[in-house]
Molecule: Glycine riboswitch aptamer
Organism: Micromonospora sp. MW-13
RNA sequence: CGAACCCGCGCGGGAGAGCCCCCGGCCAUUCGUCGGGGCGCCGAAGGAGCAAACUCCCAAGAAACUCUCAGGCCCCGUUACCGCGCGGGCGAG
Numbered sequence: 001c002g003a004a005c006c007c008g009c010g011c012g013g014g015a016g017a018g019c020c021c022c023c024g025g026c027c028a029u030u031c032g033u034c035g036g037g038g039c040g041c042c043g044a045a046g047g048a049g050c051a052a053a054c055u056c057c058c059a060a061g062a063a064a065c066u067c068u069c070a071g072g073c074c075c076c077g078u079u080a081c082c083g084c085g086c087g088g089g090c091g092a093g
Base pairs, nucleotide, nucleotide: 001093005089006088007087008086009085010084011083012082013081018039020038021037022036023035024034025033026032040073041072042071046069047067048066049065
């Protein structure tokens, strides 16, 4: 000097699934909107579960798979994930 790896920040890209029914409020009414309940649905916040290889055995052991506890289903959104940049840690060479 400095790859890879880890963490944080900024910018950009980025889904899915009823605003369906009932009740109440706001509005003169409708539209719309807010709250509660019911059923249905989605999985890419989070969380949980597991395969093979490995191993004598035990243990350990992944996800974008599975489960939906949580979360979400009004076009909104810092969502997992990806790209770029910056800072820090570590440090192959």